[in-house]
Context: one part of a larger RNA
Molecule: small-subunit ribosomal RNA, central domain
Organism: metagenome
């Protein structure tokens, strides 16, 4: 509890596929479910309104009429919109062609520099490390300097409010399988399409379970320092973990704090992609300036808005679908149910208080 909202005050599911449901382009006929028009039956009584009437009168209370019963059932007509049936049609979706951009996925194979560890040569005392220091390393040769081997991890510069993915997220460099987009097109199909309750599937990081690896990091633990104290900040060790296989979990400031999918309405300026006209050229997969669609920014008329701001990537004007919200707190707590090895997720009160 509405005719209301959801960036910032509660409030958009982490994303996406998809079933029922809801909604659904242009256009002919035709139907009459729905929807409207007429009428017929019915549609309790009390109650309402009027005219009388009956208790002295009023309330009451009885008759007569008219309203009320906004429904249902039946005729008979309407065809505009909605629906149902046959057919068209291309602008919505898709599909094919054709050249393209791209750090999109998986998978295999190469390669870079640092690092640490090791070995061999040279060197001889310190080295690290801080605001200062110590713990630490080091005559069993450290650090330093070279030549070489081995390891596991990462991919500097190009790197860009650039790109690509439904999100999460993807960065060395070949090859291979996969998938999506944009653009153009005298090609096809012809509404096949939106959006989804339940379901599904994907899901950073940490963590789990088994098996491998382990250089650098570095939770946990020790030490050294500061401090009044320091269960920290700073330093010196370092063990799960980070990395690979194969299974779990399922959360996050999963943020644009803004669901998706359509139409409709001023512009200016920068980028990324296709195409295209001119025009320049070393003639090429080439520059440049302009258009035209598609992304991505930024600035803003109109208009929203509490207001910061949004502003054709809307938070403006409409329409469809779905999924949240309804004073703080107890509380995302308790109980149940369900999922999980477990950590715990999901769903989710109330008392009580203010």
């Nucleotide at each position: 509890u509405u005719g209301g909202g959801c960036c910032u005050a509660a409030a958009g599911c982490g994303u996406c596929c998809g079933u029922a449901g809801c909604c659904g382009g242009u256009u002919u006929a035709u139907u009459a479910a729905a929807u409207c028009u007429u009428c017929u039956g019915u549609g309790a009584a009390a109650u309402u309104g009027u005219u009388g009437g009956a208790c002295u009168u009023a309330a009451u209370c009885c008759a007569g009429c008219a309203g009320c019963g906004u429904g249902c059932a039946g005729a008979a007509g309407a065809g505009a919109c909605u629906g149902g049936u046959a057919g068209a049609c291309u602008u919505g979706a898709g599909a094919c062609u054709g050249g393209a951009a791209g750090g999109a996925g998986c998978c295999g194979g190469a390669g870079g520099u640092a690092u640490u560890c090791u070995u061999g040569g040279g060197g001889a005392a310190g080295c690290g490390g801080u605001a200062a220091a110590a713990u630490g390393c080091u005559a069993u040769a450290a650090u330093c300097c070279u030549a070489g081997g081995a390891a596991g991890a990462c991919c500097a510069c190009c790197u860009g409010u650039g790109g690509c993915g439904a999100a999460g997220g993807c960065g060395u460099c070949c090859g291979g399988c996969u998938a999506g987009u944009a653009c153009a097109g005298a090609u096809c199909u012809g509404a096949c399409g939106g959006u989804g309750a339940g379901g599904g599937a994907c899901g950073a990081a940490a963590g789990u379970u088994g098996g491998g690896g382990g250089a650098g990091c570095a939770a946990a633990u020790c030490g050294g320092a500061u401090u009044a104290g320091a269960u920290a900040c700073c330093c010196g060790c370092g063990u799960a973990g980070u990395c690979c296989c194969a299974a779990c979990u399922g959360u996050a400031a999963a943020c644009u704090c803004u669901g998706c999918g359509a139409g409709c309405a001023a512009g200016g300026u920068g980028u990324u992609g296709c195409u295209u006209a001119u025009u320049c050229u070393u003639c090429a997969u080439g520059a440049a300036u302009g258009a035209g669609c598609a992304g991505u920014g930024u600035c803003g008329a109109a208009g929203a808005g509490a207001a910061g701001u949004c502003g054709u990537u809307a938070a403006g004007c409409u329409c469809g679908c779905c999924g949240c919200c309804u004073g703080g707190g107890a509380a995302g707590u308790a109980u149940g149910g369900u999922c999980g090895c477990a950590a715990g997720g999901c769903u989710g009160a109330a008392a009580c208080u203010u």